[in-house]
């Protein structure tokens, strides 16, 4: 310097293709069982999607630009 991918709670990911209030496991928080640990069951917190900006009524999801990580080529 060209070019691909990936960037979504605390961790590891789905949702992007077909735009419609952001979901799973796990792990946290309380209660119940149980002397207690652990396990199990229930109920409940927490992210606004790496960053700006745009188009739409409406954007993780489309569009431009730009960070950072990997990788291929030069």
């Nucleotide at each position: 310097c060209g070019g691909a991918g990936c960037g979504u709670g605390g961790c590891g990911c789905a949702g992007u293709c077909u735009g419609g209030u952001a979901g799973c496991g796990c792990a946290c928080u309380u209660g119940a069982c149980u002397g207690g640990g652990g396990g199990u069951c229930a109920a409940g917190g927490g992210g606004u999607c790496g960053c700006u900006g745009g188009u739409u009524c409406g954007a993780g999801u489309c569009c431009a630009g730009u960070c950072g990580c990997u990788c291929c080529g030069a």

This is a predicted structure of a 74-nucleotide RNA (transfer RNA) from Bauldia sp. The coordinates come from a structure-prediction model, not an experiment, and the mean pLDDT is 82. Its Rfam family is "tRNA". Rfam classes the family as a transfer RNA. The sequence was found in a public genome assembly.